Predicted 3D model of a 167-nucleotide RNA (Lysine riboswitch aptamer). Its Rfam family is "Lysine riboswitch aptamer". From the family's description: Riboswitches are metabolite binding domains within certain messenger RNAs that serve as precision sensors for their corresponding targets. Allosteric rearrangement of mRNA structure is mediated by ligand binding, and this results in modulation of gene expression. Model confidence (mean pLDDT): 77 of 100.

RNA sequence: AGGCGUGAUAGAGGUGCAAAAUGCAUCAGUACCGCGGGCCUCGGCACGGAAAUGCCGCGCGGGAAAGGGAAUUUUGCCGAAAUGCCUGCGUGUUUCCGUGCGCAGCCGUUGGGACGUGGGGAAAAUAUCUCCCGUACUGUCACAUUUUGUGGCGUGCUAUCGCGUAA
Numbered sequence: 001a002g003g004c005g006u007g008a009u010a011g012a013g014g015u016g017c018a019a020a021a022u023g024c025a026u027c028a029g030u031a032c033c034g035c036g037g038g039c040c041u042c043g044g045c046a047c048g049g050a051a052a053u054g055c056c057g058c059g060c061g062g063g064a065a066a067g068g069g070a071a072u073u074u075u076g077c078c079g080a081a082a083u084g085c086c087u088g089c090g091u092g093u094u095u096c097c098g099u100g101c102g103c104a105g106c107c108g109u110u111g112g113g114a115c116g117u118g119g120g121g122a123a124a125a126u127a128u129c130u131c132c133c134g135u136a137c138u139g140u141c142a143c144a145u146u147u148u149g150u151g152g153c154g155u156g157c158u159a160u161c162g163c164g165u166a167a
Stems, first nucleotide, its partner, number of pairs: 003165009014078001016077007024069001032062005037056001042057001044055003047098006081110004086105006111138002114135003118131003139153006
């Protein structure tokens, strides 16, 4: 020097990831507001169920927002981040229960995006999100019969430095 183990720092994947801002479509001609007319029953709505409470179901005029989305720009990044179980907290008339959603914790899963079949989810909606499987592509490592093939995967890979270790 090389091997193996371990730690620190830096770095690479590419239709890469997240957040924020901006305008846009959707939400929705809905909620709501004004005017007119109606208010017995029945039906419906306020996320679902129970109880309570409220709401007019018709015509005319005006007419949103939140949450979700994709795009662009910027910023931060490369377990980026996403997601599943469980637990806790919060959540749109009130109380109880529940679904969903948001946040946090815990233990797991996924190398990456794309496309396709199927499944799942929403308190607007296959706009979007997600899971299995499949297809080709791509990153990386190992092995081999090395213009290629097979297998593995981020608990990985590359570089530098430190520590330990046997011959």